[in-house]
RNA sequence: GGUCUGCAUCAAGAACGGAGCUGACGCUCCUGCCAACCUGCCCUCCCGGGCAAGGUGGUUGCCCGAAAGGGGAUGCGGCCGGUCCUGGCAACUAAACGGGAACGC
Numbered sequence: 001g002g003u004c005u006g007c008a009u010c011a012a013g014a015a016c017g018g019a020g021c022u023g024a025c026g027c028u029c030c031u032g033c034c035a036a037c038c039u040g041c042c043c044u045c046c047c048g049g050g051c052a053a054g055g056u057g058g059u060u061g062c063c064c065g066a067a068a069g070g071g072g073a074u075g076c077g078g079c080c081g082g083u084c085c086u087g088g089c090a091a092c093u094a095a096a097c098g099g100g101a102a103c104g105c
Stems, first nucleotide, its partner, number of pairs: 006076005015031001017030005032059003037055003040051003044101005062071003078089003081085001
C1' cells in the first nucleotide's frame, strides 16, 4: 500500500440560510449549527466523564418485514516527503472532575 473480515452507532440534536449545476431526483461549494466515531487535550498512567481543537459525519431525522431477519449509511484520525522510515508536522484563548494505579513524602 492492497484485499477480505470484524466492531460500534443509526436514540437525541442541529438552517424552511446563501451560491452554482441538473428536465427532475439530486449533487457541489460557502457560512452557521449539531454530534464525542477516530486523533488530540482536560492529570504521570488507566477507567469513567468532559472539551467541537485536528479528521470524518450530519443539519426532516434510514429502508423492507407481523416477527425473525435482510438491506443501506457513517465511523474505526489527518497532512508532508525524488530519503518510506525507529521519518517529520499541526491539533483553541475551550474543558470538570470522580475512582484506581504508579511515583514522592
Source information:
This is a predicted structure of a 105-nucleotide RNA (SAM-I/IV (S-adenosyl methionine) riboswitch aptamer) from an uncultured Pseudomonadota bacterium. Rfam family: SAM-I/IV (S-adenosyl methionine) riboswitch aptamer. The literature on the family includes a 2008 paper in RNA by Weinberg et al., "The aptamer core of SAM-IV riboswitches mimics the ligand-binding site of SAM-I riboswitches". Its family is annotated with S-adenosylmethionine metabolic process and regulation of gene expression in the Gene Ontology.